[in-house]
């Protein structure tokens, strides 16, 4: 001087869920984790309150396309601002 690498996002593909409204989002309070160390929050999760808040349709009895800012997992891209440390 260069580069890796966190927490997570996004996309696609399979799965599951729910369509008798959960989930998702939004608010507000506490906590909790976050490159290997330290500190940390614009970002992530948890728990509790509150508010809002959906697309079914055919076929005929468990199915088949839909449809939810859904769940999970694989792939692929992207992914620490300071200080130290790795790597060359």
């Nucleotide at each position: 001087c260069a580069g890796a690498g966190u927490a997570g996002c996004u996309a696609u593909u399979u799965u599951g869920c729910g369509u008798u409204a959960a989930g998702u989002g939004u608010u507000a309070u506490a906590c909790c984790a976050u490159g290997g160390g330290a500190a940390g929050u614009u970002g992530g999760g948890u728990a509790u309150a509150a508010a809002c808040g959906a697309a079914c349709a055919c076929a005929a009895c468990u199915g088949u396309g839909g449809c939810g800012g859904u769940u999970a997992a694989a792939u692929a891209g992207c992914g620490c601002g300071u200080c130290c440390g790795c790597u060359g």